Predicted 3D model of a 71-nucleotide RNA (transfer RNA) from a Candidatus Moraniibacteriota bacterium. It matches the Rfam family "tRNA". By type it is a transfer RNA.
RNA sequence: UCGGGAGUCGUCUAAUGGUAGGACGACAGGUUCUGGUCCUGUUAAUCGGGGUUCGAGUCCCUGCUCCCGAA
Repeated sequence: UCGGGAGUCGUCUAAUGGUAGGACGACAGGUUCUGGUCCUGUUAAUCGGGGUUCGAGUCCCUGCUCCCGAA
């Protein structure tokens, strides 16, 4: 430099163009003599910019970072 793939709560992982969800974690409460287990609730995210669309995590363009391959 060229080709391909990936980027979503703190972590992992879903989401036919139509309310961004689940698990773990954290926090609060219940249960317990205490802790753990268990139960309930809360917390918290779409890599950046632009475009298409009534509506974009998803489609298009561009940039950034990471991975694989070629030279």
The RNAcentral record of the sequence draws on ENA.